This is a predicted structure of a 95-nucleotide RNA (SAM riboswitch aptamer (S box leader)).
It was read from a public genome assembly, where an Rfam model found it.
Its mean pLDDT, the model's own confidence on a scale to 100, is 82.
[in-house]
RNA sequence: CACUUAUCAAGAGCGACUGAGGGACAGGCCCUGUGAAGUCCGGCAACCUGCAUGUGCAAGGUGCCAAAUCCUGCGGUAUUACCGAGAGAUGAGUU
Numbered sequence: 001c002a003c004u005u006a007u008c009a010a011g012a013g014c015g016a017c018u019g020a021g022g023g024a025c026a027g028g029c030c031c032u033g034u035g036a037a038g039u040c041c042g043g044c045a046a047c048c049u050g051c052a053u054g055u056g057c058a059a060g061g062u063g064c065c066a067a068a069u070c071c072u073g074c075g076g077u078a079u080u081a082c083c084g085a086g087a088g089a090u091g092a093g094u095u
Base pairs, nucleotide, nucleotide: 002094003093004092005091006090007089008088013041015040016039017038021031022030023029025073026072027071028070042065043064044063046062047061048060049058050057051056069087074084075083076082077081
């Protein structure tokens, strides 16, 4: 890399350095020198882990910290919208 499985409508800085992009992809629509992405510090607590033992606590391992996975993308139903998949992201396990 690939396969399996669970979850994805909650949560998270008025900080420092830096200097133009970013929101997976496509179409939209947004964010951004009132500083993007990145790094450091800080924070959140999704999964594993530890301690508890119904609801918790911790923050060790990954992860995450604009907008419902920002919306739509394929199918069904349908005035709107909703449901199911697909694609994506994250964790755990396997080869």